[in-house]
Predicted 3D model of a 75-nucleotide RNA (transfer RNA) from a Pseudomonadota bacterium. The coordinates come from a structure-prediction model, not an experiment, and the mean pLDDT is 81. The sequence is in RNAcentral, with records from ENA. It matches the Rfam family "tRNA". By type it is a transfer RNA.

RNA sequence: UCGGCUGUAGCUCAGUGGUAGAGCGGCGGGCUGUUAACCCGCGGGUCGCAGGUUCGAAUCCUGCCAGCCGAGCCA
Numbered sequence: 001u002c003g004g005c006u007g008u009a010g011c012u013c014a015g016u017g018g019u020a021g022a023g024c025g026g027c028g029g030g031c032u033g034u035u036a037a038c039c040c041g042c043g044g045g046u047c048g049c050a051g052g053u054u055c056g057a058a059u060c061c062u063g064c065c066a067g068c069c070g071a072g073c074c075a
Base pairs, nucleotide, nucleotide: 001071002070003069004068005067006066007065010024011023012022013021018055026042027041028040029039030038048064049063050062051061052060
């Protein structure tokens, strides 16, 4: 320098154009002598950043940033 993959909730990840979700964790409650476990409920996200396409973008296109992997170049 080039190519590929990844970036979404606190963590691990799903979602491949039409209301952003799950598990775990957190908070509240129930149960229990207490805790744990179990049960019920609740909140939490500028979808890496900036543009573009579209009636509509996490999703498609372009550029950039970060991480991982591979390749190439250099006297």